[in-house]
RNA sequence: GCUUGUGUAGCACAAAGGUAGUGCAGCGGUAUCGUAAACCGCAGGUUGCAGGUUCGAUUCCUGUCACAAGCUCCA
Numbered sequence: 001g002c003u004u005g006u007g008u009a010g011c012a013c014a015a016a017g018g019u020a021g022u023g024c025a026g027c028g029g030u031a032u033c034g035u036a037a038a039c040c041g042c043a044g045g046u047u048g049c050a051g052g053u054u055c056g057a058u059u060c061c062u063g064u065c066a067c068a069a070g071c072u073c074c075a
Stems, first nucleotide, its partner, number of pairs: 001071007010024004018055001026042005048064005
C1' cells in the first nucleotide's frame, strides 16, 4: 500500500428496509430472623463519525476513523 471482517446500553451479543431487543451488571420491590440465590418490575441507546438513496436506514451505497485478520512491495 491492497483486501476482508468488526464497531449497536457499563459488558457480551441479537435485530439484515417498517416502534432498536436479549442476557449479565445497575436500581426498586416480593420473600427471608438476615444475606445470597429465586421471582416481579424499572432505568439505561444521537446504532463509531459525515454524507447519499428511500415515504422510511442498525440494515443498502460513498467517504472517513478505530480495532482485528490476510496478502504484496521496498529497505
Molecule: transfer RNA
Organism: Ruminococcus sp.